[in-house]
RNA sequence: AGUUUGAUCCUGGCUCAGAAGGAACGCUGGCAGCGUGCAUAACACAUGCAAGUCGAACGAUGAAACAUUCUUCGGAAUGUGGAAGAGUGGCGAACGGGUGAGGAACACGUAAGAAUCUGCCCCUCGGUCGGGGACAACUCUUGGAAACGAGAGCUAAUACCCGAUACGCUGUGGAGUGAAAGAAUUUCGCCGAGGGAUGAUCUUGCGUCUGAUUAGCUAGUUGGUGUGGUAAUGGCAUACCAAGGCGACGAUCAGUAGCUGGUCUGAGAGGAUGAACAGCCACAUUGGAACUGAGACACGGUCCAAACUCCUACGGGAGGCAGCAGUGGGGAAUUUUCCGCAAUGGACGAAAGUCUGACGGAGCGACGCUGCGUGAAGGAUGACGGCCUGCGGGUUGUAAACUUCUUUUCUCGAAGAAGAAGCUCUGACGGUAUUCGAGGAAUAAGCAUCGGCUAACUCCGUGCCAGCAGCCGCGGUAAUACGGAGGGGGCGAGCGUUGUCCGGAUUUAUUGGGCGUAAAGAGCUCGUAGGCGGUUCAACAAGUCGGUAGUAAAAGCUCAGGGCUCAACCCUGAAAUGUCUAUCGAUACUGUUGUGACUAGGAUACGGCAGAGGUGAGUGGAAUUCCGAGUGUAGCGGUGAAAUGCGUAGAUAUUCGGAGGAACACCAAUUGCGAAGGCAGCUCACUGGGCCGCUAUCGACGCUGAGGAGCGAAAGCUAGGGGAGCAAACAGGGAUUAGAUACCCUGGUAGUCCCUAGCUGUAAACGAUGGAUACUAGACGUAGGAACUGGAUUGACGGUUUCUGUGUCGUAGCUAACGCGUUAAGUAUCCCGCCUGGGGAGUACGGUCGCAAGACUAAAACUCAAAGGAAUUGACGGGACCCCGCACAAGCGGCGGAGCAUGCGGCUUAAUUCGAUGAUACCCGUAGAACCUUACCUGGACUUGACAUAUAGGGUCAAGCUAUAGAGAUAUAGUGUGCAUUAGCGCCCUAUACAGGUGGUGCAUGGCUGUCGUCAGCUCGUGCCGUGAGAUGUUGGGUUAAGUCCCGCAACGAGCGCAACCCCUGUCCUAUGUUGCCAGCAUUUAGUUGGGGACUCAUAGGAGACUGCCGGUGAUAAACCGGAGGAAGGUGGGGAUGACGUCAAGUCAUCAUGCCCCUUAUGUCCAGGGCUGCACGCAUGCUACAAUGGCAAGUACAACGAGUCGCAAUACCGCGAGGUGGAGCAAAUCUCUUAAAGCUCGUCCCAGUUCGGAUAGGGGUCUGCAACUCGACUCCUUGAAGUUGGAGUCGCUAGUAAUCGCAAAUCAGCAAAGUUGCGGUGAAUACGUUCUCGGGGUUUGUACACACCGCCCGUCAAGUCACGGAAGUCGGCAAUACCCGAAGCCAGUGGUCCAACCCUUUUAGGGAGGAAGCUGUCGAAGGUAGGGUCGGUAACUGGGACUAAGUCGUAACAAGGUAACC
Repeated sequence: AGUUUGAUCCUGGCUCAGAAGGAACGCUGGCAGCGUGCAUAACACAUGCAAGUCGAACGAUGAAACAUUCUUCGGAAUGUGGAAGAGUGGCGAACGGGUGAGGAACACGUAAGAAUCUGCCCCUCGGUCGGGGACAACUCUUGGAAACGAGAGCUAAUACCCGAUACGCUGUGGAGUGAAAGAAUUUCGCCGAGGGAUGAUCUUGCGUCUGAUUAGCUAGUUGGUGUGGUAAUGGCAUACCAAGGCGACGAUCAGUAGCUGGUCUGAGAGGAUGAACAGCCACAUUGGAACUGAGACACGGUCCAAACUCCUACGGGAGGCAGCAGUGGGGAAUUUUCCGCAAUGGACGAAAGUCUGACGGAGCGACGCUGCGUGAAGGAUGACGGCCUGCGGGUUGUAAACUUCUUUUCUCGAAGAAGAAGCUCUGACGGUAUUCGAGGAAUAAGCAUCGGCUAACUCCGUGCCAGCAGCCGCGGUAAUACGGAGGGGGCGAGCGUUGUCCGGAUUUAUUGGGCGUAAAGAGCUCGUAGGCGGUUCAACAAGUCGGUAGUAAAAGCUCAGGGCUCAACCCUGAAAUGUCUAUCGAUACUGUUGUGACUAGGAUACGGCAGAGGUGAGUGGAAUUCCGAGUGUAGCGGUGAAAUGCGUAGAUAUUCGGAGGAACACCAAUUGCGAAGGCAGCUCACUGGGCCGCUAUCGACGCUGAGGAGCGAAAGCUAGGGGAGCAAACAGGGAUUAGAUACCCUGGUAGUCCCUAGCUGUAAACGAUGGAUACUAGACGUAGGAACUGGAUUGACGGUUUCUGUGUCGUAGCUAACGCGUUAAGUAUCCCGCCUGGGGAGUACGGUCGCAAGACUAAAACUCAAAGGAAUUGACGGGACCCCGCACAAGCGGCGGAGCAUGCGGCUUAAUUCGAUGAUACCCGUAGAACCUUACCUGGACUUGACAUAUAGGGUCAAGCUAUAGAGAUAUAGUGUGCAUUAGCGCCCUAUACAGGUGGUGCAUGGCUGUCGUCAGCUCGUGCCGUGAGAUGUUGGGUUAAGUCCCGCAACGAGCGCAACCCCUGUCCUAUGUUGCCAGCAUUUAGUUGGGGACUCAUAGGAGACUGCCGGUGAUAAACCGGAGGAAGGUGGGGAUGACGUCAAGUCAUCAUGCCCCUUAUGUCCAGGGCUGCACGCAUGCUACAAUGGCAAGUACAACGAGUCGCAAUACCGCGAGGUGGAGCAAAUCUCUUAAAGCUCGUCCCAGUUCGGAUAGGGGUCUGCAACUCGACUCCUUGAAGUUGGAGUCGCUAGUAAUCGCAAAUCAGCAAAGUUGCGGUGAAUACGUUCUCGGGGUUUGUACACACCGCCCGUCAAGUCACGGAAGUCGGCAAUACCCGAAGCCAGUGGUCCAACCCUUUUAGGGAGGAAGCUGUCGAAGGUAGGGUCGGUAACUGGGACUAAGUCGUAACAAGGUAACC
C1' cells in the first nucleotide's frame, strides 16, 4: 500500500513492494578480474597418489671412478672410493588434511582458578666414569597357494643391561632410591637438576533450543573415613558408616541440534542462521579394548566382535576415500583420475637434499560480486515496411539507409616482466600480465512486464471456452487482466520463476499492544510460595554510579590512508565490541542489618446503630386441591373459534366442617443485607460481617496471590421420607395445519419449593467491567450514623457540615464509536488472571476428577479471505405515531353469466411476419391487412442490382405506344426518336469502388415514451457539529392542496419542483359590424331586401377576486370558521405544464446510430397464399334480457367539425341500400345536416313476448383491376342464447356519474360496436379514517444493501479431501531382569620357560627378577522374558471441511410471525 462495507471509523488476519543466498529451474549468453562449488546417502567404492627421513648412530652388501700388480690384452686381483639401499637404531607418524554422525554436555563461549604433565626450543648449574650380554640383517635347514612364518648358527651400535657418582626424590630422623652415548674437521649430541616458553589436563561462576498432553528422579545414588588408582583433584574405584542429593528458578523423560568469532536482516531492540575463512569439540565402516609414546585409547597403527566386499590350492587370508582427483548411487542440484614443489609452511637431516593431493597454480560452471564492451558524430523526402487512424494523419523514428571517424574487444605479428629471499642455483603459473604494430564496424542483446497495488496502451483473435492470477480479481461478442501483434515503461550478460530467512508485522508489543460491546477479568472468597510495600536514625555497600587495570584471538564490520589502470579484491593503521573479571571510590534511591525509634496503613478494646446476612426451633392467616355434609339444577370448563374433559350415579355455583402440602398478598421502594451464588409471614435462641463516635492499646503486623482449600443458582444423580399446586417426558387425547412428532386446550409422571445424608461444580454465575491504594469540577435524590444550629425549652420538624453505602445527570479527561465520568472505562503505582484471524473446536487423543451425566486441562491435519465491533444513509417489518388519495366507507352505474365485435394466449399451419406481458401488455404499435400495405410462406425471375454517389471506357440509343408468349415479373418484334446540337445533359451498356437488409444486439446507444406521480418532494453554497460515512438547514409547535405560510431553532441563503405567469370557460366594459344579429322603422313565403349596431354572436383589447372588508378562534402570527358585497370566494371550473431519480421498464420494426452478420442473397422484382386459420382460456367493448320499455304517427331544441381526386342541394326513379342528374360551395354565405334522448297521441299487458336480435336461406346496392378464401350496406324470410348474472372485481364527488345522439381523422371501400372530440338531458352520497391498497413525514428494530421476490439453518442424497476410533498386524527406540562371555587391562597363581645382576662350583647348579600358561573380577556383540513408549497399516465406523443451479421443511435476522439467547 491492496483487501471485510452501499459508504464510514475501528479491530483483525491475509497479500505485495525491499534486502540476502553454497541455491535450483526456464529463456538467453561477448570478455576480464576476484571469490566460490555434494546442503541429499556419516551410501558403497575400481585405479593412482596424500608420511617419511637420517650412512655425520650401526653391521653386512658394495656401483661408477681412480691407483697398483698381473695379463692369454678379453680381463683378473688388491687397495682407495663411496652411489645405492633391505635390516638394527633415532626422530616423525598425536601435525597437516577431511567430515558434522553423535552429543543439551563444563561440549562451546566468557571470566576466574589449581592438585598437574610437557618431546623438539631457550636460559642457568653440573655431569658424560667403569664394565657386560644379546637380537635383527646375514648363512644353513624348513612350513605355507598366499599372507606370513619356524628352528639352528654369526654380528655392530647413539639398541639393551649392571656397577659407580650426583646439588634430585621419599622420609621427623637413621636411611633408602635414581643417570649417561657417542659421532666427528669446526661442531652436533647424551644424562641429572632448576627456570622459561609452547602445548595439554582438571575444577568453578555465568550464558547456551522446544515440550508439563513428561512431576517427581536418584543405591555409587549424596556425604564421610580408610585404602587403591592417576601426571593430577575427585565415588575415579573399593570396603565400611550415615541417609542423604536433585526438582515448579522445571529435576527426570521425550524431541531437535556440532558450539563460537561471525553471516543475513533490522532505525534499533531483536529475529533467523552457523557454507566458505578462523578458534574449539567430536568422529574415522559399526561396537569394544588396550599397547607404544612427551603426547593417542591413534583417519592412511594393533587386538577382538559384527555387517559388507575381495582373493583362495577351501586349510586360510586381505580391506576400510568423512585425504586429493575420480566411479556408481541418491538427488532439483555442486568441478579435473590436471601442473608444480618456483613461493609459503611442515617432517627428517650438520648440510646438500628427500618427502609433502598442506600449499602455489591452471581447468570446468554467469553460482556470486565487480569492471568493460556490443560502436561514435552527422544524417528528414521524417524513406520502405509494420501498427493505429477521426482517413487529415500519427507512431516506430535520427531509428535505418548514407557520409565521416574510432578500435576497448577480436584476429595476426613483434617485444616481454615483477613474483627470487640469505653467496650461488632455482619460475609450475607462462611466452601469462603488459607494451608496440597491422587489419577491419568488423566478433557480441536478451529477459520479464504494461487492470489496481506498480513505472508502462492500443488493435486483432477468443466468447465463463481456451486460459490468467502474489492479493483484490479478469474471461458469458466491443477483454488496456486470456493468446498474438505494434508500441511503451523496467532491468541488462543477464532477466524472470520457485523454495528459504529477516523486514514491512507496534501481527508476542523490554523499547512497543491489549481485555464493558471487536479475541480476552478466573463464578466468588480465604490463603502458601513468590512479587511489591508507610515515616525516621545509624551501619554496610549486594543492586546502582564513577575511576583504574586485565581480558574480550586473528579475520570480519566501521573510519582513514595505501596497492592492483578503476572497482570488486588486497595491505597498513585507528576505532569499536561483555548482563565479564579484579581493584579503588561515591552512598541519593532500592536492598541488608538493629531484642533501634514513630503513627498517618492495618489490627484490638470501649460506646452506639441499621439490616429479607446465616443456622436451628416454634407458630399464623389467606388461597388452591381433596374428603364429608347441606342447599340447588343442567350445565360446567376451555378457546381466536372449538373439541377432548367433568356433570342427572347431581357437577359448576354456594354454606359449614375436616385433611394435607407448598408458598408467604398488602407493607414494597430507583429500598436493605451478603464475598459471590443468593436472602422476604411472625416469634425465640445461637451466630458472622458492616457503619458511626470517642479516646486508649499494638506498632507496618500491609497489598496481591501461581499451586492449594472452601463456598457456589437451576437442572441432574444415590438412599430414605413427603407430595397441595405447577409441570419435561408421555397420551395414535382434542384442535390448528399441506403436514404439526410444535405453539393453544384437556389430562399427567419424574422433578420441583420440601426434609435428611451425600455427589455434581456448571450458567448471558453479567456491571458481559479482577483486587488494593492515592489523586482529579459539580448538581439533584435516597439509606444508615454523628456534630452544629433555628424557633423560650423538650419532642416532632427544618437547615448546615461530615463519614459510609446506593442511584440519576454532568465538567475536564478517556474511548473506534456507543458511552464512562470521585461507585471511572480519567490520572498513576503494585500484584494476579486472560487474549493474539474465522472455521475445524472448547472437539480428538492423553491425563486428573466423577456412580453416571459429564467437568477441568487441551491440540493438529484441512479449509476460507475474511469473521467481527460501533456508528451512518437507505430499504424493509405479520413495529409505533401523524397525514393524504374515489384508498375504504356512504352512494350511483357496471364487469364476472348470454350472443356478437376486437385484442392476446394456446393449438394448428407451407406461412398463420414482428414487437408489447403484474400494476405500467391484451379495440396496444394498427388514425383502417381483399391486391398494395407486407416485414411471413410457396413458386417464378435478377445480380453494380428496385434506390444513391463517383471514376474510366463505350453506345446515340430514351420515355411512350402496338403485337406475341407467359400467372406475372420479363422476353421478343415493330413503332417511336427528348433537351441541346461543338462539347454536353438525360438515358443505356461494361468495369471498379459500392448499394441494399423490417437481419442480430433496446443488456453497446441517441431521441422519444410509460410508471411511481401533479406525489411534495430533491438538492446546493457558506457556516456550525462529527476522526469519518454523514448531520444541521429540510427536524420541532401550528397551518396548508402544497418543503404553502408563520413562529421557534447553529444556522443563513439559494436552486430544481409547488404556486403564479399561458390557453379554454364563467360576468361586465370598450372598439369593429360580414357571410353573423334584428329591438325599433319599412319590405317579404323566407333577416329575403332596405336600414340599424341596441341585443345575440364573432374578433380584438381591457376590467374583475386580493382572505381586500366585518366578526370570532388562534401565540397579538400564519391561518381557519362565519358573514357582507359580488357573475364568480378562498386554487372559481377545466387544460397545457411531470423536480432529483427508480424500474439494465418499452422501442435497433417511426427515425438516427456503434459493433456483428448476409452479398447470384438475410438484397430486389413478380404471381398466388397467409397475417381473418379454431377443442379452448383471458382482456376490452357493443347489444340485450324489457313497461322509467318496445313499436307506430306527429312535433321541438345543439355544438365540435369536414368538403374541389371533394361536400353535394332542389328534382326524378327504387320498399331500401342506392341510381340519374347536377344548382351552390375552396365555404360565419353552399353542402354533409333530418340531431337523438325529449314532448304529444295511439298500441302492446309481463309472455322467451310486438322483448332480444344472433344464426341461416334467398334477392340486391356500392366501392374497387378484382369482394372465393376475405368488404360494408340494403330488402324478404329465419328468430338462437339471454328473464339482471358465483367467488370476486371496476369507474365515478357536479354540469360529475348515468343516459342520448352528432362530427372528425385514417380511408377507393370497410370489418368503427374502436379512438379523438362535441353538445343534449342530468342525479345520489361522503358519519368518518378502525380496516384494504398506494403515497408522504417522524421514530424504532435489523444478521437486509441485487436492499423481504432479501438473508439464512439443519437432516437426507452425490463427489473429493484430511483427521479420530477400531478386532488385529508390522516396525523403531530406550530401559529392566537373567544367560553367554571375545579381545584386553587388573588381580591371583605360575609345577613349564628365561642371556645380562649375585653366590657357589666350574659347567652346570642355586638365588634375585621376569615370562608363557591357567583361574577370577570387569567386559562389547549376541540370546531369552515380560513390560514401556513412539510410529506405520487395517475390515468397519464417527463426525468435519469443501463442491453455480438436488430433496424436505423454514429454525434465526423485523415483535421473523411462539422475543431471542445461556